[in-house]
RNA sequence: CGGUCAUCAAGAGCGACUGAGGGACGGGCCCGCAGACGUCGCGACAACCAGUCGGCCAUGCCGACCAGGUGCCAAAGCCCGAACGAUGAAAG
Numbered sequence: 001c002g003g004u005c006a007u008c009a010a011g012a013g014c015g016a017c018u019g020a021g022g023g024a025c026g027g028g029c030c031c032g033c034a035g036a037c038g039u040c041g042c043g044a045c046a047a048c049c050a051g052u053c054g055g056c057c058a059u060g061c062c063g064a065c066c067a068g069g070u071g072c073c074a075a076a077g078c079c080c081g082a083a084c085g086a087u088g089a090a091a092g
Stems, first nucleotide, its partner, number of pairs: 001092001004089005013042005021031003025081004043073001045071001048069002051065006077084001
């Protein structure tokens, strides 16, 4: 980077720095100089993968625990649309 599979109405914010746009895209509707978005620090949330344990109809599936690798912390993926997007996993 492209494809595959799974999930996306639950949940969870403070501080510092910066300074004008941001919420992917189109339309809407919102957020934002009373400082948004972003970066960093700390803290939380969650439980996809890993790990431990147990069960079963067992190449696996389900459940419990944990929190190491990711993820995530305005609004239902903000809403509608488009075979659009995001995240995770295993391969290439």
Background: This is a predicted structure of a 92-nucleotide RNA (SAM riboswitch aptamer (S box leader)) from an Actinomycetes bacterium. The model forms 96% of the base pairs in the Rfam consensus. Lineage of the source: Bacteria > Bacillati > Actinomycetota > Actinomycetes. The coordinates come from a structure-prediction model, not an experiment, and the mean pLDDT is 88. Rfam family: SAM riboswitch aptamer (S box leader). Rfam links the family to the GO term regulation of gene expression.